[in-house]
RNA sequence: GGAGUCGGCCAGGCAGCCGCUGCGAUCCUGCGGGGUCGUGGAGGAAAGUCCGGGCUCCACAGGGCAGGGUGCCAGGUAACGCCUGGGGGGCAUGAGCCCACGGAAAGUGCCACAGAAAACAAACCGCCAAAGCGCUCCGGCGCCGGCAAGGGUGAAAAGGUGCGGUAAGAGCGCACCGCGCGAGUGGCAACACGUCGCGGCACGGUAAACCCCACCUGGAGCAAGACCAAAUAGAGGAACGGGUGGCCCUUCGGGGCUGCGGCGUGCGGCCCGCACGUGUUCCCGGGUAGGUCGCUAGAGGUGCGCGGUGACGCGCAUCCCAGAUGAAUGGCUGUCCACGACAGAACCCGGCUUAUCGGCCGACUCCCGAC
Numbered sequence: 001g002g003a004g005u006c007g008g009c010c011a012g013g014c015a016g017c018c019g020c021u022g023c024g025a026u027c028c029u030g031c032g033g034g035g036u037c038g039u040g041g042a043g044g045a046a047a048g049u050c051c052g053g054g055c056u057c058c059a060c061a062g063g064g065c066a067g068g069g070u071g072c073c074a075g076g077u078a079a080c081g082c083c084u085g086g087g088g089g090g091c092a093u094g095a096g097c098c099c100a101c102g103g104a105a106a107g108u109g110c111c112a113c114a115g116a117a118a119a120c121a122a123a124c125c126g127c128c129a130a131a132g133c134g135c136u137c138c139g140g141c142g143c144c145g146g147c148a149a150g151g152g153u154g155a156a157a158a159g160g161u162g163c164g165g166u167a168a169g170a171g172c173g174c175a176c177c178g179c180g181c182g183a184g185u186g187g188c189a190a191c192a193c194g195u196c197g198c199g200g201c202a203c204g205g206u207a208a209a210c211c212c213c214a215c216c217u218g219g220a221g222c223a224a225g226a227c228c229a230a231a232u233a234g235a236g237g238a239a240c241g242g243g244u245g246g247c248c249c250u251u252c253g254g255g256g257c258u259g260c261g262g263c264g265u266g267c268g269g270c271c272c273g274c275a276c277g278u279g280u281u282c283c284c285g286g287g288u289a290g291g292u293c294g295c296u297a298g299a300g301g302u303g304c305g306c307g308g309u310g311a312c313g314c315g316c317a318u319c320c321c322a323g324a325u326g327a328a329u330g331g332c333u334g335u336c337c338a339c340g341a342c343a344g345a346a347c348c349c350g351g352c353u354u355a356u357c358g359g360c361c362g363a364c365u366c367c368c369g370a371c
Base pairs, nucleotide, nucleotide: 001367002366003365004364005363006362007361008360009359010358012336013335014334015333016332017331018330020041021040022039023038024037025036026035027034028033043342047353048352050351051350052349053348054347055221056220057219058218067217068216069215070214071213072086073085074084075083076082087101088099089098090097091096102212103211107210108209109206110205111204124151125150126147127146128145132143133142134141135140159177160176161175162174163173164172178201179199180198181197182196183195184193185192186191225293226292227291228290236283237282238281239280240279243260244259245258246257247256248255249254262278263277264276265275266274267273300319301318302317303316304315305314306313307312337340
């Protein structure tokens, strides 16, 4: 100098003017609100709503089944499918990156195309002709057969290399490598081992196929839910008051139903007529409109110290940092530059995933060159 890996951070700056909204102080008010000053006002993802928890209501004696989820080990955490560290496998020259990574010698299913054969193996090409039978011109040929080394197909064809062996071959035998089982050693464990023994080697893949094993798991969600409370339906109580006829009940105080009359309202006004309602006040009750709470001080931020490889934990100090509800967080102008991406809270928090112009910082790797 070039190429790259990992981690962290920023997310146009400044000035002026005009607005919106939470809180505090203060002034005015017709009590609805308004003015002035001060102060706070979107994100790293506020997003997707995919996991986990807090909170709320409902359900629930205990246990089990079903259903759903998770799946190497240890730790962290309120919890997790997240994070950290480790083990194993794969990729990369490397820093590093990726992995649903329990069980296929419980059972069932499936394995396209090609291929002889896709799972109690098989024989297309090929190799052999030792044994048996037949023929023979005595060289061999055929039949019955043997083999799985070589070729070919396939994602995958039943350990690899070598030597021996054989008619040809083959773990058929042996050595080494690989594999399985048992023991030993190290490690909390996953697991590892250039320790020992046994087994010629025995069962291809697939469990984000059914399934088996282990562990976890009640449901709904802030439109949760709580409170105040105009209206309206229905019902109850108390006090005071009230024309009349009939019927019913009665604790003899009275009460209920109904007719007539009176009164009120509506049919534009008036008359007739028709329809509806009907004693007043207060309380209880109910919970619509509306309002209040839930609502933001929290598994909170920052700094320092200590413990831990780390995730993280503990202690001290310090800070308050949106809270709307037709829903604020904006607009205009000037100026500078590297010319500005993805995108906007709606109960809160921890994660994951997805989107994202450009830039800064730190650690590390590979290559080239110079000293």
A computed fold for a 371-nucleotide RNA from a Gammaproteobacteria bacterium, annotated as Bacterial RNase P class A. Its mean pLDDT, the model's own confidence on a scale to 100, is 77. The RNAcentral record of the sequence draws on ENA. The gene name in the source record is rnpB. Taxonomically the source falls in Gammaproteobacteria (Bacteria, Pseudomonadati, Pseudomonadota).